[in-house]
Context: one part of a larger RNA
RNA sequence: AGCGAACGGAGGAUGCCUUGGCUUCCGGAGGCGAAGAAGGACGUGGUAAGCUGCGAAAAGCCCCGGGGAUCUGCAAACAGGAACUGAUCCGGGGAUGUCCGAAUGGGGGAACCCGGCUGGCUGAAGGCCAGUCACCAGCUUUUGCUGGAGCAUACGCAGGGAACUGAAACAUCUUAGUACCUGCAGGAAAAGAAAGAAAUAUCGAUUCCCAAAGUAGUGGCGAUCGAAAUGGGAAGAGCCCAAACCGGGUGCGUUACGGCGUGUCCGGGGUUGUAGGAGCAGACAUAAAGAAUCAUCCAGGAACUGGAACCGUCUGGAAAGUCGGUCCGGAGAGGGUGAAAGGCCCGUACAGGUAACGGGGAUGAUUCGAGUUUGCCACCUGAGUAGGGCGGGACACGUGGAAUCCUGUCUGAAGCAGCGGCGACCGUGCCGCAAGGCUAAAUAUAACCGGAAGACCGAUAGUGGACCAGUACCGUGAGGGAAAGGUGGGAAGCACCCCGAACAGGGGAGUGAAAUAGAACCUGAAACCGUUCGUUU
Numbered sequence: 001a002g003c004g005a006a007c008g009g010a011g012g013a014u015g016c017c018u019u020g021g022c023u024u025c026c027g028g029a030g031g032c033g034a035a036g037a038a039g040g041a042c043g044u045g046g047u048a049a050g051c052u053g054c055g056a057a058a059a060g061c062c063c064c065g066g067g068g069a070u071c072u073g074c075a076a077a078c079a080g081g082a083a084c085u086g087a088u089c090c091g092g093g094g095a096u097g098u099c100c101g102a103a104u105g106g107g108g109g110a111a112c113c114c115g116g117c118u119g120g121c122u123g124a125a126g127g128c129c130a131g132u133c134a135c136c137a138g139c140u141u142u143u144g145c146u147g148g149a150g151c152a153u154a155c156g157c158a159g160g161g162a163a164c165u166g167a168a169a170c171a172u173c174u175u176a177g178u179a180c181c182u183g184c185a186g187g188a189a190a191a192g193a194a195a196g197a198a199a200u201a202u203c204g205a206u207u208c209c210c211a212a213a214g215u216a217g218u219g220g221c222g223a224u225c226g227a228a229a230u231g232g233g234a235a236g237a238g239c240c241c242a243a244a245c246c247g248g249g250u251g252c253g254u255u256a257c258g259g260c261g262u263g264u265c266c267g268g269g270g271u272u273g274u275a276g277g278a279g280c281a282g283a284c285a286u287a288a289a290g291a292a293u294c295a296u297c298c299a300g301g302a303a304c305u306g307g308a309a310c311c312g313u314c315u316g317g318a319a320a321g322u323c324g325g326u327c328c329g330g331a332g333a334g335g336g337u338g339a340a341a342g343g344c345c346c347g348u349a350c351a352g353g354u355a356a357c358g359g360g361g362a363u364g365a366u367u368c369g370a371g372u373u374u375g376c377c378a379c380c381u382g383a384g385u386a387g388g389g390c391g392g393g394a395c396a397c398g399u400g401g402a403a404u405c406c407u408g409u410c411u412g413a414a415g416c417a418g419c420g421g422c423g424a425c426c427g428u429g430c431c432g433c434a435a436g437g438c439u440a441a442a443u444a445u446a447a448c449c450g451g452a453a454g455a456c457c458g459a460u461a462g463u464g465g466a467c468c469a470g471u472a473c474c475g476u477g478a479g480g481g482a483a484a485g486g487u488g489g490g491a492a493g494c495a496c497c498c499c500g501a502a503c504a505g506g507g508g509a510g511u512g513a514a515a516u517a518g519a520a521c522c523u524g525a526a527a528c529c530g531u532u533c534g535u536u537u
Stems, first nucleotide, its partner, number of pairs: 001536009015522001016486002020457002022454007030445001031151002039100003042055003046078002050074002061094006070082003105114003115133007135148005155186001156184005166173001170220001196203002207234005217225001238438003241382001245268010273416001275381003279376006290368009300357001304352003310325003314321001326343002328332001334346003387411008397423001418433005473480002493521001496508004
């Protein structure tokens, strides 16, 4: 030195564990903010660096409810206190709430600086305290009042809008109206009461799901894209203006001062397509549904309350294990307890409970809310609109035979004896009534709160983050971004002695079932480094 064995060191794999994650489902609530938010800075404790809480009234103050013996957060210790005259704690309501931040008196390099006015403190002050002073919009109009601004996932609507990619290259096309940017809103949003869909029969607002159907179509007819009618379900709800006409206020023009014409505002009236309405003349009726507000009551609704049934033996450090006997069960879900517990603890099934609130339901009140019909008449029924040309866009549909919808530009009707549509266009037939508006539910979502679950992970996994993590650290910055869990049932965390330096570390002693469980702490693999023994050279 090699090999082998045993025993160690070092190292932290593996096993076991789980405080943390991941995913899905259900329910709630869908917002917070000038009454100053989200997020921060700085403070705040007897001792106090960090986290948490809180705000100069500062780990807290007041009230109400719950609860019933300890409490003074994580977090020990010392010191000192509180509490059955009900503390700590839990729920609800209030008070206080520095400074920054939309930040809003002015400024500013956020958490700082400097002011005006009114009042107060003061002998006074370049001092202090309280209040107030930004801008925009609407309404008022001298004052002023109301609202807005900013933040927060996703979902929604709208204005803009890619490329990689695919087409096995690439340009039309695709990716895709996606990503992304912007605006705005709601608890949902959007859409919505037919100028519809159909086809010789009809249906009767919208939305969502299943089928129709990867069909009909579209397409360098490539890659692709891709309906609708209709049927079945979820839900279900319909309404209001403009105009004619009537009345009132008011402006203008004109006047022979009687009016006439015209504009505007308010009220009544009226709202549709087998047309409807107005007006005039008759006839007949005199209600309801529904909406809003208010009141009362009910369900619901926080903390929380009740909630069955077990003992002994053996092993063991410890019983929930073993053995023996027994009980409950509307409860044998789950977790904890010194190993494995239906009957020890927390719970569970099942019951109970109320405050704020009560938007859901019921009843009542008030207000709003209405005609039917016949005849005549021909007043009204949404105009720079419909439609057209050119250029684009949207429609499953790429200009195509291209209807339909939107419109940048140029044009431009009819007006109920009217007008639009039925996929060029024309006729016939049929369906509908544009150019004003509102509308619950079925649908979408998951930041927040609560609940349930998993042939999901188990510390190189699962979130980046189980741990004081968006931290340490890196970067001028935008931004990037870790590592790091486990003593033991219980600290019982090694009194005392010895070596050493008043150290580290170790040896005894002691604790413990175990100390090769000693805090560099469960288990403790391998690489790597040793000691002893054997063997080979």
Model confidence (mean pLDDT): 84 of 100. Large-subunit ribosomal RNA, domain I from Candidatus Cryptobacteroides choladohippi, 537 nucleotides, folded computationally. It matches the Rfam family "Bacterial large subunit ribosomal RNA". Gene Ontology terms of the family: structural constituent of ribosome and ribosome. It was read from a public genome assembly.